RNA sequence: CUUUGCUCAGAGCAAACCCGCCGAAAGGCGGGGACGCAGAGUAACGGGACUAAAGGACAACGGUUUGAUUCGUCCUAAGUCCGCCGAGCCGCCAGA
Repeated sequence: CUUUGCUCAGAGCAAACCCGCCGAAAGGCGGGGACGCAGAGUAACGGGACUAAAGGACAACGGUUUGAUUCGUCCUAAGUCCGCCGAGCCGCCAGA
């Protein structure tokens, strides 16, 4: 330097769930807690997923009752997720 994660060492992270806070929500942060992770480090670049406050639409559906688009429904990410996949950056130990 390349490659691998079978083995060694010392560490690290923390799913579900519970509590508190923030948020319209998705979700995030803190504490507890460990299902797992060799990057479950970093980072929303590509794909994908989630949400729809705000904005737009009212053909259709539902509700309300006679007034329309506010309830509702539908559309949209500028919001969110890297513990879904790929690419990028940086990195520990060991084997070959």

A computed fold for a 96-nucleotide RNA from a Nitrospirota bacterium, annotated as c-di-GMP-I riboswitch aptamer. The source organism's lineage runs through Bacteria, Pseudomonadati and Nitrospirota. Its Rfam family is "c-di-GMP-I riboswitch aptamer". From the family's description: GEMM was predicted in a large-scale screen for bacterial structured RNA regulatory elements.